[in-house]
RNA sequence: CGAGCCUGCCGGGCGGUCGCGUCUCGCGAAGCGAGAUGAGGAAAGUCCGGACUCCGCAGGGCGCGGUGCUGGCUAACGGCCAGGCGGCGUGAGCCGACGGAAAGUGCAACAGAAAGACACCACCCGAUAACCGAUGAGGGAUCGGGUAAGGGUGAAAUGGUGCGGUAAGAGCGCACCAGCGCCGCAGUGAUGCGGCGGCUCGGCAAACCCCACCGGGAGCAAUGCCAAAACGCGCAUACGAGGCGGCCCGCUGAUGCGCAGGUAGGCAGCUAGAGCCUGGCAGUAAUGCGCAGGCCCAGAGAGAUGAUCGCCUCGGGCCGGCUUGCCGGCCUACGACAGAAUCCGGCUUAUAGGCGAACUCGAACG
RNA sequence: GCCCCCGUAGCUCAACAGGAUAGAGCAGGGCACUUCUAAUGCCGAGGUUGUGAGUUCGAGUCUCGCCGGGGGCG
Numbered sequence: 001c002g003a004g005c006c007u008g009c010c011g012g013g014c015g016g017u018c019g020c021g022u023c024u025c026g027c028g029a030a031g032c033g034a035g036a037u038g039a040g041g042a043a044a045g046u047c048c049g050g051a052c053u054c055c056g057c058a059g060g061g062c063g064c065g066g067u068g069c070u071g072g073c074u075a076a077c078g079g080c081c082a083g084g085c086g087g088c089g090u091g092a093g094c095c096g097a098c099g100g101a102a103a104g105u106g107c108a109a110c111a112g113a114a115a116g117a118c119a120c121c122a123c124c125c126g127a128u129a130a131c132c133g134a135u136g137a138g139g140g141a142u143c144g145g146g147u148a149a150g151g152g153u154g155a156a157a158u159g160g161u162g163c164g165g166u167a168a169g170a171g172c173g174c175a176c177c178a179g180c181g182c183c184g185c186a187g188u189g190a191u192g193c194g195g196c197g198g199c200u201c202g203g204c205a206a207a208c209c210c211c212a213c214c215g216g217g218a219g220c221a222a223u224g225c226c227a228a229a230a231c232g233c234g235c236a237u238a239c240g241a242g243g244c245g246g247c248c249c250g251c252u253g254a255u256g257c258g259c260a261g262g263u264a265g266g267c268a269g270c271u272a273g274a275g276c277c278u279g280g281c282a283g284u285a286a287u288g289c290g291c292a293g294g295c296c297c298a299g300a301g302a303g304a305u306g307a308u309c310g311c312c313u314c315g316g317g318c319c320g321g322c323u324u325g326c327c328g329g330c331c332u333a334c335g336a337c338a339g340a341a342u343c344c345g346g347c348u349u350a351u352a353g354g355c356g357a358a359c360u361c362g363a364a365c366g
Numbered sequence: 367g368c369c370c371c372c373g374u375a376g377c378u379c380a381a382c383a384g385g386a387u388a389g390a391g392c393a394g395g396g397c398a399c400u401u402c403u404a405a406u407g408c409c410g411a412g413g414u415u416g417u418g419a420g421u422u423c424g425a426g427u428c429u430c431g432c433c434g435g436g437g438g439c440g
Base pairs, nucleotide, nucleotide: 001362002361003360004359007356008355009354010353012312013311014310015309016308017307018306020038021037022036023035024034025033026032027031040337044348045347047346048345049344050343051342052219053218054217055216064215065214066213067212068211069083070082071081072080073079084098085096086095087094088093099210100209104208105207106204107203120151121150122147123146124145125144126143127142128141131139132138159177160176161175162174163173164172178200179199180197181196182195183194184193185192186191223268224267225266226265232259233258234257235256236255242252243251244250245249275295276294277293278292279291280289281288282287314335315332316331317330318329319328320327321326322325367439368438369437370436371435372434373433376392377391378390379389385423395409396408397407398406416432417431418430419429420428
């Protein structure tokens, strides 16, 4: 320098004008004025997990759903960190639903003899006789049996390679390799290493299932409080309800009061928190700390956060010069994905452009 | 806010608890029949099964993530 891999971030800045939401203060107050403040890394999808609230719940069983190597972190998780094993890559690294197939049921198209306990071709042994051949050697046919080494089929065929062995064969025996089991050592563990044992009866569980662990249901339109109008019930009322005039009193003349439920509506829940920033300590790390300092950072309730102008800067585009990778000038935010709705922790998905750190491969130079 | 279902040819639908070339009707094309058209008959074409991964020997079917559409409850 080129190519790559991985991780942490940023997501224009400052100012003016107009407009919008919320809060505070002021005023001659259903309004106006001033000041402060006002989206994100994903606010998104709603895919997981919690907080919170209400309902349910003696205990046990059946069922349903989820997760699935090991250890750790966490409020919890299907998340994260570290490690093991397997696969891919020259490598940095990446990917893995990665428990169980001698508990049972089931599936495996086509091909093939057989997808499971099978024999088509084949190899070998024995018997038969009216085969061929020359009455021989040899070959063929039929029947019975042995074998699974070879051929062939398939994605997959009952460990692999070699030597011995045998009628032919076969872990039948041996050596090495793969797996399984037992023992020892290392490790918290997954697992690794070594030794021993011929133990070698396959695949699929993202098929049912078995095992282990987890899970009660609903969701802020949860839930609590206040409470119109109308309805209902009770009481009073032309022997005067209620209203008006300060009262006696007068005028007027049919409703008035109470209760319960809780609709419209209002208030709370509601944002100061598993908070944020900088640093320290413990830990490989995720993470933790009743460590230090600083900070307050939208809270509307059908939903405000917008528009425009100026300057600067990064990127981009155009032009010119030429020491061909630098300099000068001009144009411009045009420059992503996207918009809070009870709140958090994750995951997933979208994202123009830019910055930083570690590492790998290749080439060249020193 | 909490959930459910669906996506296959231009249109409407099939495809058993995964099995090989994904079928059918209508539409559209060609030929025949007819004086011509319709109807009818014959032939052929048309699909990355919404998309991207994974499991498997094999995926329209099973699993996961996206995209689009429809529906339910409070």
Predicted 3D model of RNase P RNA and transfer RNA as a complex of 440 nucleotides.
It holds a member of the Rfam family "Bacterial RNase P class A". It is annotated as a ribozyme.
The coordinates come from a structure-prediction model, not an experiment, and the mean pLDDT is 78.